Record summary:
This is a predicted complex of two RNAs, RNase P RNA and transfer RNA, with 447 nucleotides together.
RNA sequence: UAGGGCGGAUGCAUGGUCGCUCCGUCUUCUCUGACGGAGAGGAAAGUCCGAACACUGAAGGGCACGGUGGUUCGUAACGCGAACUUCGGGUAACCGGAGGAAAGUGCCACAGAAAAAAUACCGCCGAUGGCCUGCCGAUGGCAGGAUCAGGUAAGGUUGAAAUGGCGAGGUAAGAGCUCACCGCUUUCACGGUAACGUGAAAGGCAGGGUAAACCCCACCGGGUGCAAGACCAAAUAGGGAAACGUUUGAGGGCUGCCCGUCCGAUGUUUCCGGGUAGGUUGCAUGAGGUGCCGGGCGACCGGCAUUCCAGAUAAAUGAUCAUGAUCUGUGAAACAGAUACAGAAUUCGGCUUACAGUCCGCCCUAUAUU
RNA sequence: AGGCGCGUAGCUCAGUUGGUUAGAGCGCUACCUUGACAUGGUAGAGGUCGGCAGUUCGAAUCUGCCUAGUCCUACCA
Numbered sequence: 001u002a003g004g005g006c007g008g009a010u011g012c013a014u015g016g017u018c019g020c021u022c023c024g025u026c027u028u029c030u031c032u033g034a035c036g037g038a039g040a041g042g043a044a045a046g047u048c049c050g051a052a053c054a055c056u057g058a059a060g061g062g063c064a065c066g067g068u069g070g071u072u073c074g075u076a077a078c079g080c081g082a083a084c085u086u087c088g089g090g091u092a093a094c095c096g097g098a099g100g101a102a103a104g105u106g107c108c109a110c111a112g113a114a115a116a117a118a119u120a121c122c123g124c125c126g127a128u129g130g131c132c133u134g135c136c137g138a139u140g141g142c143a144g145g146a147u148c149a150g151g152u153a154a155g156g157u158u159g160a161a162a163u164g165g166c167g168a169g170g171u172a173a174g175a176g177c178u179c180a181c182c183g184c185u186u187u188c189a190c191g192g193u194a195a196c197g198u199g200a201a202a203g204g205c206a207g208g209g210u211a212a213a214c215c216c217c218a219c220c221g222g223g224u225g226c227a228a229g230a231c232c233a234a235a236u237a238g239g240g241a242a243a244c245g246u247u248u249g250a251g252g253g254c255u256g257c258c259c260g261u262c263c264g265a266u267g268u269u270u271c272c273g274g275g276u277a278g279g280u281u282g283c284a285u286g287a288g289g290u291g292c293c294g295g296g297c298g299a300c301c302g303g304c305a306u307u308c309c310a311g312a313u314a315a316a317u318g319a320u321c322a323u324g325a326u327c328u329g330u331g332a333a334a335c336a337g338a339u340a341c342a343g344a345a346u347u348c349g350g351c352u353u354a355c356a357g358u359c360c361g362c363c364c365u366a367u368a369u370u
Numbered sequence: 371a372g373g374c375g376c377g378u379a380g381c382u383c384a385g386u387u388g389g390u391u392a393g394a395g396c397g398c399u400a401c402c403u404u405g406a407c408a409u410g411g412u413a414g415a416g417g418u419c420g421g422c423a424g425u426u427c428g429a430a431u432c433u434g435c436c437u438a439g440u441c442c443u444a445c446c447a
Base pairs, nucleotide, nucleotide: 001366002365003364004363005362006361007360008359009358010357012324013323014322015321016320017319018318020039021038022037023036024035025034026033041341045352046351048350049349050348051347052346053225054224055223056222060259061258062257063256065221066220067219068218069217070084071083072082073081074080085098086097087096088095089094099216100215104214105213106210107209108208121156122155123152124151125150128149129148130147131145132144133143134142135141136140164182165181167179168178169177183205184203185202186201187200188199189198190197191196229281230280231279232278239272240271241270242269243268244267251263252262253261274446275445276444288307289306290305291304292303293302294301295300325339326338327337328336329335371443372442373441377437380396381395382394383393389427398414399413400412401411402410420436421435422434423433424432
C1' cells in the first nucleotide's frame, strides 16, 4: 500500500422565537397564571425466548402436549452468554455444526442385479461332480471344450447413497480367508472437574442414510396476561326465549383429558334485548445507571462512592428562522434539494430483524522498503 | 397493548405421514356451430406455490427469520 477477519462508538451540531406533556414551588374558592426543571431508542420494532409482578384449584397425582440437546461455568432465569472439546470450511486471522440410527417402527421416488432383507445382470472361474471330444500301456488314466450343476463378489453398470480402505500373500477364480498399515469396536493404564485426549492389548468387521420422520434418553414447563388485579363513581327493562338439572348432581370454581377436592338449586349455560364505557391505583428507586478499587482466562462477581434519568391515554417529545456539517445535482463557485432505520405505553434480561453516513481499536494474508 | 389462524393461476379452492409432471371450477384466448350474438363443442395459454435462508439425495409440504392482509378481547344486571 492492497485485500480480508473480529469488535466498539456515534446516529446531524449550535443558538433564537412560538407551542405541547409531566413534576416542583408560589398564586387562585375554582378555572387559571408566574417561575424553575425534565421530556424516545440502539433497536422503543418482531412478540421469538426467559423472568419479575398479578389473579387463579392443590402452583396435588397420572396421561397427553410443548420446548431444549457436546462439556464445564456464568446468571434471578433462559432456547442467552463465556471458556473449552470435537467435526467441517478457510493459506491465515477467523467462521459454522453438535445426544441416540449395533431399542423398535416408517421412508429411501427414478435408475439399478440388489436400497438393508438378502441377492447375481454383464463378467471371472469351473478346483469338485456330470456331459462331449481326442489319445493311451484301457473295469482305468491323461489332455482339451466352457456344455450342465456349481463357486465367486476382484472388476463393470445405476444412484444422493452399494455391505470397511489400500497393498501383499493366498486361490480354479475369489473373499478379513491370512498378514502389515489405516479405520472401527471392546478393555485397561495415564492426563483432565468434564466433554475428550494419549498410549497399549485384544477382537477380526458386527456398522448404509434419514430423528428440522415417529420415537428413545436426560432436563424443563399448571394456566392466564396490566384489556392481569385493587378501589371509587355512574346507569337500567335486574326483561324475554331455549336447553339441562334439583342429592341417582346440570353446571361451575381461569389446566386439553381422567382421578381427587370445593361450591352448587327463586340453579346453571347459551341466545335476544337493555345499560355504562368515567376516575384513582397498579406505574416509574430498579436483578437501576456512572466512576474507582479488588477477584476471575472470560462471561461475570464483590466492595466503596455518587446519582435519580419520559410517563402520555387518542395519546406530549413539535414547528419555524439563522449559521455550520455531510451527501446529491454541474468541472468549480453560487444556488437548489436531502439528512439512515425508526418512534416509549406494566417492567426487566436476552435473541432476531431494520439501519444513510462517519469515526476508532485489535488481528491475518500478500507485496515493497528499512 | 395483548393473543390466534391464514397466504397455491385473474377469482374461489384441492393437494394423502416430503417423491419425479402442482390440479379442479369459473373466467381468458383461438377455432367450429349461427346471417350475427348467446348457448353448445374442440383445442390452448396462464403458477419462480408471499419472500429469504437452512435440514434432506430431493421441499408447495419440515425448521428459522421477514412480509402482507384478516380475526378476537372491557364492565353491570